[in-house]
Context: one part of a larger RNA
RNA sequence: CUGGGCGUAAAGCGCGCGCAGGCGGCCGCGUAAGUCGGAUGUGAAAGCCCACGGCUCAACCGAGGAAUUGCAUCCGAUACUGUGCGGCUAGAGGCAGGUAGGGGCGAGUGGAAUUCCCGGUGUAGCGGUGAAAUGCGCAGAUAUCGGGAGGAACACCGGUGGCGAAGGCGGCUCGCUGGGCCUGUCCUGACGCUCAGGCGCGAAAGCUGGGGGAGCAAACGGGAUUAGAUACCCCGGUAGUCCCAGCCGUAAACGUUGGGUGCUAGGUGUGGGGGGACGUUCGACCCCUUCCGUGCCGAAGCUAACGCAUUAAGCACCCCGCCUGGGGAGUACGGCCGCAAGGCUAAAACUC
Numbered sequence: 001c002u003g004g005g006c007g008u009a010a011a012g013c014g015c016g017c018g019c020a021g022g023c024g025g026c027c028g029c030g031u032a033a034g035u036c037g038g039a040u041g042u043g044a045a046a047g048c049c050c051a052c053g054g055c056u057c058a059a060c061c062g063a064g065g066a067a068u069u070g071c072a073u074c075c076g077a078u079a080c081u082g083u084g085c086g087g088c089u090a091g092a093g094g095c096a097g098g099u100a101g102g103g104g105c106g107a108g109u110g111g112a113a114u115u116c117c118c119g120g121u122g123u124a125g126c127g128g129u130g131a132a133a134u135g136c137g138c139a140g141a142u143a144u145c146g147g148g149a150g151g152a153a154c155a156c157c158g159g160u161g162g163c164g165a166a167g168g169c170g171g172c173u174c175g176c177u178g179g180g181c182c183u184g185u186c187c188u189g190a191c192g193c194u195c196a197g198g199c200g201c202g203a204a205a206g207c208u209g210g211g212g213g214a215g216c217a218a219a220c221g222g223g224a225u226u227a228g229a230u231a232c233c234c235c236g237g238u239a240g241u242c243c244c245a246g247c248c249g250u251a252a253a254c255g256u257u258g259g260g261u262g263c264u265a266g267g268u269g270u271g272g273g274g275g276g277a278c279g280u281u282c283g284a285c286c287c288c289u290u291c292c293g294u295g296c297c298g299a300a301g302c303u304a305a306c307g308c309a310u311u312a313a314g315c316a317c318c319c320c321g322c323c324u325g326g327g328g329a330g331u332a333c334g335g336c337c338g339c340a341a342g343g344c345u346a347a348a349a350c351u352c
Stems, first nucleotide, its partner, number of pairs: 003324004007306002012320001014201004021194003025088007033081002035077008049065002052062003091191001092188003095184005103177007110154001115149007125136002162169002206247006215241002220236004258319006266297011301308002325352003334345004
C1' cells in the first nucleotide's frame, strides 16, 4: 500500500426491454473443480536474513541454516462455492373472482369564451398606460341583440388526489388496448435479480413534405421610456404554437437521491382493496385489523451541516452507471449519427 466516494461539495445513464457477463431460496445424496490439510519432487548459484568461521577489525570472503509465500503429482477432508441427480414452496410466474384510475391509441360529439363575417338598435368616441402616444372609429367603431364561420383549449369538479417506467396524462361518449392493487392459496416448482454492448420510448424548441391557422406570439414594424433602450410598458405582427407522415434525441429529462431483496420504534392525514365489531334488519359514517399507494411529524441510527429517517440519506448483500482540483472544455481533432441545426464519444498545450 491492498482507496474513498456520488441529495446540496466532483460524481446516478432521461426512462425502459434485454443477449453476453456477474450474482442467486430451502432439504438430501453423489462428485471433489474451487477451498483446506499432509507427503514427495521441484523452486540453479550468487544476493537478502540468522548464526559460525578466515583475512589484526571492517568492507570482503568461506561453510551451514533459514527463506524462496510458487508449481506439479499423490493421499486425504467436505463446512462453504461449483457441478450432477432427487425433493420442497417462503422468491418468481400462472389460474379464478373482484376493483380504482386525466395509462395508451382511434373515432365521434358538447358547451363557455376569444376573433372574424352578416343583420338590428345606437352615436362619438373606443382602446391603452405610471402618464401617454402609435392604433381603431362618422365609409358608423366601442357598447348591445340576433344569426353564421373557424381554430384552439377544456372553467367548476380539482385535491397536500389519481394513473404511467420515464417523458407525461384532465369536457363527454363509444371502440381497441397496456399495467397495477386486493381476495382465494388452486397450479408450475427457483423458472430469479441486475445488465457492458444492443434495441425501443423520450417535454419544449427545431427540421422535411402536406394541411390548418381563432387566440397567443420569437423575428420584425411602430408608439413610449431613457443619456442611450437593439429591453422592460403599449399598438400591430410572421414563423411557430394545431393535424398527418417522417426526422431530431436534448433539458433544472429533478426526489438534483440507479435497480433488486431482507431487516430496523411509533404518530397522524389521504387514495385503492379485503376482513371484523357496534347499531333489531339493509346501509353510509364512526371503531378495530390487514395489504398496496401517496404526504406530513418524528425513535434508534446516519450526516460536514442542512437534513434523511419502514417511500432511508439507517443496517446489510447482489448487479450496473459515474467521480478523482479550477479554468482551458463538454471544447479541438478523429469516429459514429443527423437533411440541417446539431448530438454522442472526448483530449492536450497553456494557466491558477